About this RNA: Model confidence (mean pLDDT): 85 of 100. This is a predicted structure of a 72-nucleotide RNA (transfer RNA) from Aulographum hederae CBS 113979. Its Rfam family is "tRNA". Rfam links the family to the GO term triplet codon-amino acid adaptor activity. From the family's description: Transfer RNA (tRNA) molecules are approximately 80 nucleotides in length.

RNA sequence: AGCUGGGUAGCGCAGCGGCAGCGCGCCGGGUUCAUAACCCGGAGGCCAGUGGAUCAAAACCACUCUCAGCUA
Numbered sequence: 001a002g003c004u005g006g007g008u009a010g011c012g013c014a015g016c017g018g019c020a021g022c023g024c025g026c027c028g029g030g031u032u033c034a035u036a037a038c039c040c041g042g043a044g045g046c047c048a049g050u051g052g053a054u055c056a057a058a059a060c061c062a063c064u065c066u067c068a069g070c071u072a
Stems, first nucleotide, its partner, number of pairs: 001071007010024004018055001026042005048064005
């Protein structure tokens, strides 16, 4: 320098253009003599950034930032 893949909740990851979800963790409650386990409920995201196309974007397009890999 070129190419490929990734960036979404504290962590790990889903998410075929139409309300952003799951597991773990965290908080509250139930259960228990108590803890763990189990059950119920809740908080927590302006989806890496900017712009564009669209009635509508996490998703499509362009550029940028960043991480990993490959080639030279």